[in-house]
Predicted 3D model of a 74-nucleotide RNA (transfer RNA) from Bifidobacterium aquikefiri. The sequence was found in a public genome assembly.
RNA sequence: GGGGCCUUAGCUCAGUCGGUUAGAGCAAACGACUCAUAAUCGUUCGGUCCAGGGUUCAAGCCCCUGAGGCCCCA
Numbered sequence: 001g002g003g004g005c006c007u008u009a010g011c012u013c014a015g016u017c018g019g020u021u022a023g024a025g026c027a028a029a030c031g032a033c034u035c036a037u038a039a040u041c042g043u044u045c046g047g048u049c050c051a052g053g054g055u056u057c058a059a060g061c062c063c064c065u066g067a068g069g070c071c072c073c074a
Stems, first nucleotide, its partner, number of pairs: 001073007010026004019057001028044005050066005
């Protein structure tokens, strides 16, 4: 220098062909159970979907630019 993939909750990740409320597990808080702790069960909390712009009636999803990470080629 060229190419590919990834970025969504504190962490690990889903999210289909653009449309109905952005979700799961773990973690955390509270409660139940227990003599107590763990385990288990229930409830709650937690997001401007990496940043900016564009397309569209409508964008996590499509397009452009940038940032960060990983890999391949030279």
Its mean pLDDT, the model's own confidence on a scale to 100, is 82. It matches the Rfam family "tRNA". It is annotated as a transfer RNA.